Model confidence (mean pLDDT): 87 of 100. Predicted 3D model of a 101-nucleotide RNA (SAM riboswitch aptamer (S box leader)) from Heyndrickxia coagulans. RNAcentral records the identical sequence in 2 taxa. It matches the Rfam family "SAM riboswitch aptamer (S box leader)". Rfam links the family to the GO term regulation of gene expression. Of the family's consensus pairs, 88% are formed in the model. The source organism's lineage runs through Bacteria, Bacillati, Bacilli, Bacillaceae and Heyndrickxia.
RNA sequence: UUCUUAUCCAGAGAGGUGGAGGGAAAGGCCCUUUGAAGCCUCGGCAACAGGUUGAAAAACACUGUGCCAAUUCCUGCAGACAAUCGUCUGAAAGAUAAGAG
Repeated sequence: UUCUUAUCCAGAGAGGUGGAGGGAAAGGCCCUUUGAAGCCUCGGCAACAGGUUGAAAAACACUGUGCCAAUUCCUGCAGACAAUCGUCUGAAAGAUAAGAG
C1' cells in the first nucleotide's frame, strides 16, 4: 500500500505537559483559551483474534489490537415514499479487526 470477510443508532475520562487548533477529506454543523492537537501517567469501555472456562449457548479484559463529544456528528450517489421541509433502504467513502498478497 492493495484485496477479501465481518462490524460500525450500544459503551467508556481524569490529572500532568503543551499552547491553537480539532471533528479523515468537501459542504454544513459543532467542540475548543472555562485550554484544541500531540505526548506522558493512571483509569475505563469493548469479546475482533489468541488464550482460559464451558457439552453448547455463552462467559472472562489474561495476551495482541482498537476505542473513550455529538449514529462513522450530518449530507453527497442510487432507489422508494412524501411532494418545498423531509422519512426510509441500499451503495460509495472512511474506521477497526482477522486473513491473504